[in-house]
RNA sequence: GCCUCGAUAGCUUAGAAGGGAAAGCAAACGCUUCGUAAGCGUUGGAUCAUGGGUUCAAUUCCCAUUCGAGGCU
Numbered sequence: 001g002c003c004u005c006g007a008u009a010g011c012u013u014a015g016a017a018g019g020g021a022a023a024g025c026a027a028a029c030g031c032u033u034c035g036u037a038a039g040c041g042u043u044g045g046a047u048c049a050u051g052g053g054u055u056c057a058a059u060u061c062c063c064a065u066u067c068g069a070g071g072c073u
Base pairs, nucleotide, nucleotide: 001072002071003070004069005068006067007066010025011024012023013022019056027043028042029041030040031039049065050064051063052062053061
């Protein structure tokens, strides 16, 4: 230098052949307990890496950039 994959909640990930952003853990609160832990329930939490383009509509498609992983020379 080129190619491929990835970037989504505090963490680990799913999602998506365009039209409701989800799960587990964590957090807060409540129930339970003499108390703690465990268990059960409820609640909040994401400008979907950044910038542009296409579209009535983009997390999803296209381009560029940044960062990470792998490969080739």

The prediction has a mean pLDDT of 82. This is a predicted structure of a 73-nucleotide RNA (transfer RNA) from a Nitrososphaerota archaeon. RNAcentral holds the sequence, with entries from ENA. Rfam family: tRNA. The family's RNA type in Rfam is transfer RNA. The organism belongs to Nitrososphaerota, within Archaea.